Molecule: small-subunit ribosomal RNA
Organism: uncultured bacterium
RNA sequence: AGGGUUUGAUCAUGGCUCAGGAUGAACGCUAGCGGCAGGCCUAAUACAUGCAAGUCGAACGGCAGUAGAACCAGCAAUGGGACUAUGAGAGUGGCGAACGGGUGCGUAACGCGUAUGCAACUUACCUCCAACUGGGGAAUAGCCCUGGGAAACCGGGAUUAACACCGCAUAAGAUGGUAGAACCGCAUGGUUCAGCCAUUAAAGUUUACGGUUGGAGAUGGGCAUGCGUGCCAUUAGCUAGUUGGCGGGGUAAUAGCCCACCAAGGCGACGAUGGCUAGGGGGUCUGAGAGGAUGAUCCCCCACACUGGUACUGAGAUACGGACCAGACUCCUACGGGAGGCAGCAGUAGGGAAUAUUGGUCAAUGGACGCAAGUCUGAACCAGCAACGCCGCGUGCGGGAAGAAGGCUUUCGGGCUGUAAACCGCUUUCAGCAGGAACGAAAAUGACGGUACCUGCAGAAGAAGGAGCGGCCAACUAUGUGCCAGCAGCCGCGGUGAUACAUAGGCUUCAAGCGUUGUCCGGAUUUAUUGGGCGUAAAGAGUUCGUAGGCGGUCGAGUAAGUCGGGUGUGAAAAUUCUGGGCUCAACCCAGAGACGCCACCCGAUACUGCUCUGACUCGAGUUCGGCAGGGGAGUGGGGAAUUCCUCGUGUAGCGGUGAAAUGCGCAGAUAUGAGGAGGAACACCGGUGGCGAAGGCGCCACUCUGGGCCGAUACUGACGCUGAGGAGCGAAAGCACGGGUAGCAAACAGGAUUAGAUACCCUGGUAGUCCGUGCCGUAAACGGUGGGCACUAGGUGUGGGAUUCAACUAACGGAUUCCGCGCCGUCGCUAACGCAUUAAGUGCCCCGCCUGGGGAGUACGGUCGCAAGACUAAAACUCAAAGGAAUUGACGGGGGCCCGCACAAGCAGCGGAGCGUGUUGCUUAAUUCGAUGCUACGCGAAGAACCUUACCUGGGUUUGACAUGUUCGGAACAGCCACAGAGAUGUGGUGUCCGCAAGGGCCGAACACAGGUGGUGCAUGGCUGUCGUCAGCUCGUGUCGUGAGAUGUUGGGUUAAGUCCCGCAACGAGCGCAACCCUUGUUCUAUGUUGCCAGCGGGUAAUGCCGGGGACUCGUAGAAGACUGCCGGGGUCAACUCGGAGGAAGGUGGGGACGACGUCAAGUCAUCAUGCCCCUUACGUCCAGGGCUGCAAACACGCUACAAUGGCCGGUACAAAGGGCUGCAAGCUCGCGAGAGUAAGCCAAUCCCACAAAGCCGGUCUCAGUUCGGAUUGAAGGCUGCAACUCGCCUUCAUGAAGCUGGAGUUGCUAGUAAUCCCGGAUCAGCACGCCGGGGUGAAUACGUUCCCGGGCCUUGUACACACCGCCCGUCACACCACGAAAGUCGGCAACACCCGAAGCCGGUGGCCUAACCGUAAGGAAGGAGCCGUCGAAGGUGGGGUCGGUGAUUGGGGUGAAGUCAUAACAAGGUAGCCGUA
Repeated sequence: AGGGUUUGAUCAUGGCUCAGGAUGAACGCUAGCGGCAGGCCUAAUACAUGCAAGUCGAACGGCAGUAGAACCAGCAAUGGGACUAUGAGAGUGGCGAACGGGUGCGUAACGCGUAUGCAACUUACCUCCAACUGGGGAAUAGCCCUGGGAAACCGGGAUUAACACCGCAUAAGAUGGUAGAACCGCAUGGUUCAGCCAUUAAAGUUUACGGUUGGAGAUGGGCAUGCGUGCCAUUAGCUAGUUGGCGGGGUAAUAGCCCACCAAGGCGACGAUGGCUAGGGGGUCUGAGAGGAUGAUCCCCCACACUGGUACUGAGAUACGGACCAGACUCCUACGGGAGGCAGCAGUAGGGAAUAUUGGUCAAUGGACGCAAGUCUGAACCAGCAACGCCGCGUGCGGGAAGAAGGCUUUCGGGCUGUAAACCGCUUUCAGCAGGAACGAAAAUGACGGUACCUGCAGAAGAAGGAGCGGCCAACUAUGUGCCAGCAGCCGCGGUGAUACAUAGGCUUCAAGCGUUGUCCGGAUUUAUUGGGCGUAAAGAGUUCGUAGGCGGUCGAGUAAGUCGGGUGUGAAAAUUCUGGGCUCAACCCAGAGACGCCACCCGAUACUGCUCUGACUCGAGUUCGGCAGGGGAGUGGGGAAUUCCUCGUGUAGCGGUGAAAUGCGCAGAUAUGAGGAGGAACACCGGUGGCGAAGGCGCCACUCUGGGCCGAUACUGACGCUGAGGAGCGAAAGCACGGGUAGCAAACAGGAUUAGAUACCCUGGUAGUCCGUGCCGUAAACGGUGGGCACUAGGUGUGGGAUUCAACUAACGGAUUCCGCGCCGUCGCUAACGCAUUAAGUGCCCCGCCUGGGGAGUACGGUCGCAAGACUAAAACUCAAAGGAAUUGACGGGGGCCCGCACAAGCAGCGGAGCGUGUUGCUUAAUUCGAUGCUACGCGAAGAACCUUACCUGGGUUUGACAUGUUCGGAACAGCCACAGAGAUGUGGUGUCCGCAAGGGCCGAACACAGGUGGUGCAUGGCUGUCGUCAGCUCGUGUCGUGAGAUGUUGGGUUAAGUCCCGCAACGAGCGCAACCCUUGUUCUAUGUUGCCAGCGGGUAAUGCCGGGGACUCGUAGAAGACUGCCGGGGUCAACUCGGAGGAAGGUGGGGACGACGUCAAGUCAUCAUGCCCCUUACGUCCAGGGCUGCAAACACGCUACAAUGGCCGGUACAAAGGGCUGCAAGCUCGCGAGAGUAAGCCAAUCCCACAAAGCCGGUCUCAGUUCGGAUUGAAGGCUGCAACUCGCCUUCAUGAAGCUGGAGUUGCUAGUAAUCCCGGAUCAGCACGCCGGGGUGAAUACGUUCCCGGGCCUUGUACACACCGCCCGUCACACCACGAAAGUCGGCAACACCCGAAGCCGGUGGCCUAACCGUAAGGAAGGAGCCGUCGAAGGUGGGGUCGGUGAUUGGGGUGAAGUCAUAACAAGGUAGCCGUA
């Protein structure tokens, strides 16, 4: 410090997520030791048991108990017992119990923090000072007697003490009253001095501790104030003791703290009141910091003590281990009545994911009491439990193989585990055993503890796991699994080769721990003060005015609030930081220092800001005067054109409307046309990125009223300004209300079309509405998607309004300058880019509004407004990992432009109809083997299924195998031949003495490795192939541009068949493609001349290159030439190129072929072959026989033959090329109607044969007919091949003679030696060809042209597509699940209100009653008490409301879900451009 994730890729926006740290934690796996620290976060739930506050005999009466004991009784045991010692049980009294310890319920508060104040207070014990301590009295507990009660406890009688209680005396002082003086203070006022009056003390015991009064101190407390200290405005108004005053009461003290009366105040957008939540702080965690989160342990403060209320005692309490009352709960009970309060320490139950021992000691520290000894102390100090955390240590160290075994893996060679182990040597920390032994303790006293620590002993001995290994993120393989099981923090893995699941090996990392989960901060500049934004990503309010507030021009004066400097006080300690020190180190602990932004006070400074009923100024702002432009606004009046309607005329059959139609109108006279009239609405041309207005908006003309702006000029006012939360006005259209109006248009509605449907688009009608008046509504994509104001920062150009100026006599036009508006272009700058750019989205300042992922949702609930529609304000649950912006490259478009192609058009011949052949689907079947499936499968693999082929089926056999290699053993019983059985494979029998000197080989048998598979996966692959497409494209290097993806080059202007070439150009070059080079064909030449040829010469034949010869020609073979836009002319950029021409066999690539760029289709093929993996192994291998692949309601594809006269048939007759031939082609001859058969020459081929080419030509016949067309089908007889033609071959002859008379929608091929037509040959092959591959013969028609269909190329445009339009995607309905809203109700919580009841208790009153101290001789008084009454008063009751929550039949929308239904709304002109508001 960043990373992952939206995309095909990019940049930016933006959310989600990860790496870090922390934890009072919990859970999983694991676990050796020690130190230090922490350990019920939940039920402030209920508590058994024990302990946690007592102490003092030096306050008191007295004495329980214990020890001793004279003595008495008794035989003894034993009992009683003056007295002594001890002891403190019970009691009176004193002090303490208000501390210490616990918890966080309540509390949003002067509760806490901080700083002050009290001239408005208090403080037991302690310290100091001053003064005093005289003299009396009456009781009471205990003890004793006695009564009641189960108990708790209560009562009566007698008697007794005190430092208990009560008078009296004294009064320095204090307090109160009263008339003064001095000094002081911020106000009330305070301090001091002195006079008089009144009131007020005490306690003893003993050699010290006490007691009383007063003053001072210290310490603790009380009260008040400033500031700070949560969330919600969907809580906006709250308040009657409320705010203040006077008087009183009350308190330690101020105060509405309380009461009576008076006044009507007090608080609040600087957030009152209400609701929800919460103890606060020092601190803690995190963070660079600012901040954010938090408030365990330790320290300070507060609050509470079963719940609520109340007072008493006391220095102090409204009292955790006190009291009273009420309530809930628990316990005891003799049923009459009583007892209790662990949020003290342990512990129990419960709750919970979860949190410890019913331990030791007062040794230390501290506390209470005591003169003290001492007692008490679950405070405290220690120990125990649990890895809960932090820190430290150990589990050994050294040597030891080119490297054991095992495990894993492997390309089988090896590699990894790995110096790791074994083995050798060494050491002993820790743990263990043994011995010694502290500090903590000042004189005594040690729980911890025989602990820390030291020494010795033995032995590598007792001591390693967890998580991870796809990326982020360090670390990889194998096996299993097969969208299953599972993983997952995000992205995402898993559908047969998973580095992502599970296991193993290995590796990485941390380590007595490691992971997971929860929570907080960080990363997140993702709430932005530091430190963000708002044209298009979320975000400028529709607009203006204006209140509060914020901000504010120039020069002075004063002040000193802000600000700045210095100082003082405070900021507890602990913590944090630094330095130093102590435990062996560290954690931890100790000391010192620093720091603690704040606050208060004092002194100073005065630049800036503020302030002053401060002084001035004129530039901001405004006023005045003179001009100017304008659809600015309101009202009134007027005008013409057009539509419609009405009347009349002319006129006749249609009009209207559409893509085409129909509905509609029209013979009752429409449309058209002429004239007249009515009425409403809107104002053509001018008209313009022209004008005006704040925006909405404003357009015929005139008048009236009126707002604003601009220019110029002078004087005046003197900062009067800017913005603007709330608030107010205005605010298109639609809509609402009432009343008018209604020509045209036109939601709804009706009809006609279109359509699968058409509640639409189109057409014909048509009502609200649109118009006017008045009143509502208050929203729009109310947009410049850009808030307002001021200032600054290059220009160019156009236009509207004004002023000045040049020129000119004037006017007009024009030029220049300047101010104000409206536009375009553009530099700097800015921006993610697009773009903005003096009219800023630049640079700054001021103010306001708004945003913080998408969806849910601008929705629900609540509130305000509205007649309603609805508007404004405005969430959450839940859900997703994205949503969105700009730009890029593609692809696509029922977008555009240019261009090409038998693509269309123009033609020719077909297919589609018939019959047959072949292939396919489907069906059938035991099997009909398999594959190919739009173009790019379908006469395809298959260049040829009767058996074989053959992979399929049925049946019969076989198991090292039909075939290969290797090893071991054996054999001559082997192979071969013959016979028999059998469908055959095979079996049985007979015969059969393999080669070699040997080793060995061939063969057979046995055993083991293995063979074998046309079994699966073409979506694991190689190779090969198809297709786009023989289309002209596809890329690279360097440079340049861009943040980048990318662009440029390759685009543009021409041209070409072509990214072919030329020109231009931030590009310059290059590569793969194109073209050419190759083959063939067309012309010529040269060479050569057999098996080819024969012109000339010769010979010969019935005839024939037949023969001698020849090389001229044809031809064959080999080589060469030729064609290059080379030449001429026109066009063209005097380029490329193109058009025309000449010459030439051939002319612009001469024709044809081979040749197929980067890539696309997970295209095809595992059945050509090869091959990974999986599968079968007496079978999915292999052998055999038979069957099937040929099966037939139907459909399709490709062909053949036809339908006839350009023909059929018969006769005669002419001309090829290219091929093939020895298991072959076969002449000739004979036989047969023929297929063919018999026989047989020649030929291993330019020699012989197949082999007569056919169409053609000549002649004849047929004469338009289902025929002398056509040949299917069927019968009969034959031929050939072959072991074998039944299923299931081909051919021949005779007979038979079906459909079919040119083929619907649609569709195919072809641009010249082409189509069409005619034959010939070949491969496969025993045989089988209408198919395929070749060959030649005859030989056309047409192309105006590129609008349209299809395919393609280039440029451009739009895009929400990128699996790329076979894309994407919206809504209803149906189903499942989830959360939420509404809902008749119903249940509960909370806080109030009214009334009733009214405990305890304080206060007040009080007839009668009761009472030791004082007064009084007494009577009685004073004083007090109980009781009773009253105010207040908790809990409780009743009632109507408020508010919050739970639940609720049903219901509403929302979200999510695998391939459901219906349509196709959006994205391209998305096929009706889309979107916003409204109905």